Molecule: RNase P RNA; transfer RNA
Organism: Kofleriaceae bacterium
Formats: sequence, C1' cells, structure tokens
RNA sequence: UGGAGAGAACGGGUGGCCGCUGGUCUUCCGAGAGGCAGACGAGAGGAAAGUCCGAGCUUCACAGGGCAAGGUGCUGGUUAACGACCAGUCGAGGUGACUCGCAGGAAAGUGCCACAGAAAGCAAACCGCCCGACUUCGGUCGGGUAAGGGUGAAAGGGUGCGGUAAGAGCGCACCGCUUCUCCGGUGACGGAGAAGGCACGGCAAACCCCACCUGAAGCAAGACCGUACAGGAGUCGCGUUGCCCGCGUCAUGACUCCGGGUUGGUCGCUCGAGCCCAUCAGCAAUGGUGGGCCUAGAUGAAUGGUCGCCACCGGCAGCGGGAAACCAAUGCCGGAACAGAACUCGGCUUAUAGGUCUCUCCAGCAA
RNA sequence: GGGGGAGUAGUUCAAUCCGGCAGAACACUGCGCUCUGAACGCACGAGGUUGAUCGUUCGAAUCGAUCCUCCCCUUCCA
Repeated sequence: UGGAGAGAACGGGUGGCCGCUGGUCUUCCGAGAGGCAGACGAGAGGAAAGUCCGAGCUUCACAGGGCAAGGUGCUGGUUAACGACCAGUCGAGGUGACUCGCAGGAAAGUGCCACAGAAAGCAAACCGCCCGACUUCGGUCGGGUAAGGGUGAAAGGGUGCGGUAAGAGCGCACCGCUUCUCCGGUGACGGAGAAGGCACGGCAAACCCCACCUGAAGCAAGACCGUACAGGAGUCGCGUUGCCCGCGUCAUGACUCCGGGUUGGUCGCUCGAGCCCAUCAGCAAUGGUGGGCCUAGAUGAAUGGUCGCCACCGGCAGCGGGAAACCAAUGCCGGAACAGAACUCGGCUUAUAGGUCUCUCCAGCAA
Repeated sequence: GGGGGAGUAGUUCAAUCCGGCAGAACACUGCGCUCUGAACGCACGAGGUUGAUCGUUCGAAUCGAUCCUCCCCUUCCA
C1' cells in the first nucleotide's frame, strides 16, 4: 500500500415561529371535585419491528397425586429465568486472523433405507478368478473365492508386502477401530502404553430410551367508581383449556344462544432484575462496593410543521495551482437509510443509507 | 394490543400424521358429434420454483429454523 477477519460506538447538530401530549408553579372562576389562561422545564429506537424464547405482575383453590402432552440436549460457569450469554471440548471450513454446528443414546426395542442391484441387514454371489468332471469345443454341472468389474447415497476396515490353485486379517508393518491400564484436566476430553484380527452400516430435525424442565390464561390480565336496561329459551353439575382419582362449592348455581343497556372515568402505568461514572473479584459472561441521576406515558391514540445557519454526500459552473493526470476557493441545485413506544424487563431474529474508532491476519514493497 | 389458524395447477381441494414418480374435479386447448352453438364423447393434451430462504437426510410438499402474505377470535354491565 492492497485485500480480508473480529469488535465497539454513532446514526445529523443548532436557532426562530406555529402547534400536540402529559407534568410543576401562579393569576382568575368554583362550596368542592375541578376548569380557563400564562410561565417553566420534559417528550421514540437501535432495532420501539417480528412476537420466536424466558421472567416480573394479575386472576383462577393450580397450590394433593398419577398418567398423558410439550420443551431442552457436548462440558463447566453466569443469570430472577431462558432454547440466551461467557469460557472451553469435539467435528467441519479457511493459507491465516477467524467462522459455523438442535453436538446425548443406533452393542434396550420397533420402524424405514424408494429406484437400481445377485444381495440393503443374523448378508449375498450377476460378471469375473481358480480347481475338478463332462463336452457337440459354443459351453454345462459341482465346488472354492470375494482381490477386480458392475449397481447404489451406502456392499461387513484402508494402504502395502508376503502368502495362495485363485483368494481372503490368512500372516506381517503402518493407519483406523474396540477393550483395558496409567497420566493430565472439576469436566467434555486429551496423551501414552498394552492386548485383540475387527465383532459394532446409516437415519433419533422417525417412534423411542435416558437426564433435566413445564399449572393455565393474559394489562382487552385485573381492581374500583359512575351511567343505563327487559327479559326469554335451552343444556347440565361446575371449578382458567387433555384424562383419572382426590378436594372445594352449589340449584338463589354454572354454561350456551337470542334479546336489552352502556360505549364514561380512576387505578394498574412507569423508580425499575433502572441508567451513568469510579473501583474491586473474575480469562470472560457477570457480580460486589461507593458516588451521581430521574430519563415519554398517549387511549382513534401526542412526540409534528415551516424558515434559516453549520456539518456530510452527489451533480453543474469554476477563481486559482499544475507539463499533464488532477487538485480546488466560491456559488447554484438536489439528496440524506431502516423505521414510530402502547403493562414492564432480559435475550434472540430480521431490516438498516452513511461515515468513525480499536485489534488482528495474508500478500507485496522499503528499512 | 393479545391469541389462534392457513398458504399446493387459473379456481376448489387431495397427498403432509409415519419422507420415496405431486393427483382429482371444474375451467383451458385440440379433435369428434351438429346446419351452427351448447351439452356430450375422446386425448400417457397443456398447465406446478408445493409462499421465500437456509438446514437435516441418499432423497423434502411432508421434518427443523428464520422471514413473507392472508384469514379468524378477543371490551364492559345485567
């Protein structure tokens, strides 16, 4: 210098005028609740999104048991919790920085492996090779074999040497595999050695087994105040979603349908597993301690519109510089992503113009 | 806001549970029948990126993950 990998923070700034939402204070009105006006300060995001997980909170005797159903799945740790995160192990990819992985069990059982192929799961023999017998010399029959060919995604270790009628772990060496022992590690696992001729195909994002976890519904949950109305029919036990037992409660009950009424207000609602800074422990996720801060709460649903200035990007013109390529004061015009809170948090996933910073790798050049 | 369900030919649906050649009806095209048209009959006639992408698997409409589109239910009182 070029290319690449990982991570972090940002994602316009500022001022005038006019609005919108809610808060505090003040004047006036009002018995009060409160209302009008004015002033002051506040008012979307990194994903507010998808609603894919996990919690808080609320309601329901779920607060007893069993079955079923569902979820998670290498190891250790973090956390309120998780399918998240961190650190590692193993496997795959990359020259490398690094990235990716729903990664338990197929020697407990069941099932599947289409087509092709001789044979697809307690293996088998089509072509071939070898031996023997027969022969009309084309082959036929019997036996051996699994090295070679062929089929397939997959054919019961691989390569080489020996061996043999031909072959074969039949024998040997190396590699792989299994079992055992020792060493290191909390562990997943790794390393070393010995023994065994090799038994155990694949699929569990098929059923299943093993280990662990799960009551259900959701702020339109739910609590209170106010307004208004008209009841009728049917079913029967019901008890926040599967089944059984148990328990609770009840006929002034429960549910469904038809009809009727209201279409208001307050709380829940924003101080919270909160944010920022420093420090300590830890490789890290994270946790402890100290200090500082208060930072949207709408409910047909506010957070906007407009006019300037500055910064960024693009186009056009272009003072000037330069041999040229090109650089370029200044002016004019245009552009500026994804996207909008709805009870609240912790994650994940997806979308995102543009530039910024840090660390690392590879290649080339120079010292 | 919250919850649930479905995407397959032009249309309506099968095949999805438990993976193995994507099929039926109507519609469309051609031929026959008829004076002509409809109806009817014949055709191994056409027509499909199974919403999209990635993965598991020898193999995916089917199994898993992420996204997209559409539909349905859902206030209170008596």